[in-house]
RNA sequence: AAAAGUCUUCGGGGUAAGGUUUGAUUCCUGACCGGCAGUAAAGUCUGCGAGCCGCCUGCGGGCGGUUGAUCUGGUGCAAUUCCAGAACCGACGGUAUAGUCCGGAUGAGAGAAGAUAUCA
Numbered sequence: 001a002a003a004a005g006u007c008u009u010c011g012g013g014g015u016a017a018g019g020u021u022u023g024a025u026u027c028c029u030g031a032c033c034g035g036c037a038g039u040a041a042a043g044u045c046u047g048c049g050a051g052c053c054g055c056c057u058g059c060g061g062g063c064g065g066u067u068g069a070u071c072u073g074g075u076g077c078a079a080u081u082c083c084a085g086a087a088c089c090g091a092c093g094g095u096a097u098a099g100u101c102c103g104g105a106u107g108a109g110a111g112a113a114g115a116u117a118u119c120a
Stems, first nucleotide, its partner, number of pairs: 005116006017029003031100002033090002035048004043088002051066006070086005092103003
């Protein structure tokens, strides 16, 4: 100086106010929220995670599939990332139809920070 190992901690937010109704934070008006890495600073670009589906399993998990949504103008060497304006999107189960309530979940996890000893 570089590589890989082990361990620890951390690691997702949000329906104000009003209307209809026997009943809705689920409908209507309106309000609010935005995981991780990359890149000119990103919910909408690229990739990843989570979720969902199928198969297998020694029940720890493994493999495969699927996976939402943005434009216009401005500045600039560079921005679908900044600024201005106008839009759009959001797993599964429950319940009066849910991105926001309850549940799987005191879970899992992309990854972030730190500690540690060893080998060459």